RNAcentral holds the full RNA, with entries from MGnify. Predicted 3D model of a 331-nucleotide part of an RNA (large-subunit ribosomal RNA, domain IV) from uncultured Puia sp. Its mean pLDDT, the model's own confidence on a scale to 100, is 83. The organism belongs to Puia, within Bacteria.
[in-house]
Context: one part of a larger RNA
RNA sequence: UAAUAUUGAAGGAACUCGGCAAAAUAACUCUGUAACUUCGGGAUAAGGAGUACCAUUAAAGUUAUUUAUAAAUUAAUGGUGUCACAAAAUUGGGGGUAGCGACUGUUUAUUAAAAACACAGGACUCUGCAAAAUUGUAAAAUGAUGUAUAGGGUCUGACACCUGCCCGGUGCUGUAAAGUUAAAAGGAAGAUGUUUAAGCUUUGAAUAUAAGUCUCAGUAAACGGCGGCUGUAACUCUGACGGUCCUAAGGUAGCGAAAUUCCUUGUCGGGUAAGUUCCGACCUGCAUGAAUGGUGUAACGACUUCCCCACUGUCUCCAAUAUUAAUCUCA
Numbered sequence: 001u002a003a004u005a006u007u008g009a010a011g012g013a014a015c016u017c018g019g020c021a022a023a024a025u026a027a028c029u030c031u032g033u034a035a036c037u038u039c040g041g042g043a044u045a046a047g048g049a050g051u052a053c054c055a056u057u058a059a060a061g062u063u064a065u066u067u068a069u070a071a072a073u074u075a076a077u078g079g080u081g082u083c084a085c086a087a088a089a090u091u092g093g094g095g096g097u098a099g100c101g102a103c104u105g106u107u108u109a110u111u112a113a114a115a116a117c118a119c120a121g122g123a124c125u126c127u128g129c130a131a132a133a134u135u136g137u138a139a140a141a142u143g144a145u146g147u148a149u150a151g152g153g154u155c156u157g158a159c160a161c162c163u164g165c166c167c168g169g170u171g172c173u174g175u176a177a178a179g180u181u182a183a184a185a186g187g188a189a190g191a192u193g194u195u196u197a198a199g200c201u202u203u204g205a206a207u208a209u210a211a212g213u214c215u216c217a218g219u220a221a222a223c224g225g226c227g228g229c230u231g232u233a234a235c236u237c238u239g240a241c242g243g244u245c246c247u248a249a250g251g252u253a254g255c256g257a258a259a260u261u262c263c264u265u266g267u268c269g270g271g272u273a274a275g276u277u278c279c280g281a282c283c284u285g286c287a288u289g290a291a292u293g294g295u296g297u298a299a300c301g302a303c304u305u306c307c308c309c310a311c312u313g314u315c316u317c318c319a320a321u322a323u324u325a326a327u328c329u330c331a
Base pairs, nucleotide, nucleotide: 001325002324003323004322005321006320007319008318010316011315014314019311027051028050029049030048031047036041038158052080053079054078055077056076057075058074059073062071063070064069065068081085093309094308095307096306098304099303100301101300105117106116121156122155123154124153125152126151127150133142134141135140159296160295161294162293164226165225166224169223170222171219172218173217174216179213180212185207190203191202193200194199227245228244229243230242231241254288255285266282267281268280269279270278
């Protein structure tokens, strides 16, 4: 000097990105226990008291045997000793607020355990059985020794209240008159090759057309989308109201400086002596919004934010001791 432990005056988070680390709490008996709630919970909520040993009294039932004793248990009263009686060890710190995810669960073996994945529940869609779907060149296999209360795919994600408008584009489904459209089929007129004729050969128009496309409908819990400019009310401001342009339709209910807000430390209120964070509001939403789900929500969380109580060497400000290690020294 370092590591690992133990202790510490006064203060008690002033430390720090952040109470990280440490401290504190802890067992049993009795008591007592809030908001909220899906009435199950929340809850060991929180908070408080007791605990050793000896004696006496009482109680109910248990066990053992000689059936009236013993053992063990509990309660009350009185007494004894210690600074300290769950005397060691083992052994929850607690409360409030908000976000996200309902929950238990799963995950980056070796820097990420989470708000990510999954989930029960919800919806759409395909599939009538030699099923759809998947694997395989095929035979065949899985699906399934199942049969639409079944099986496959996609999205959402308990529960409660809900889930608005748009089918113009892209996709999917259906429709069918005309147009367009492949090969096979077809074979006119003329030409090519062969040696000129016949023949053969090559070329090949019309015709005939499948799905598709085009057309017309439907469909958004399919992919997706959901506006400008301008005038207007007895001070001012605002604009219920009007005009106009464009669109397939112009964002409904909700929520909103938000895990989304650039300007921004927005403005107001709360908490602090002092608060870029936090909580409650406002709405001017750069660029919220409804199963790419919207808004709430008890319980739950080694999740994230802020505050309070307790507690402490985290700190003011460091010190001492123990055990190791290193360095110095002839030792």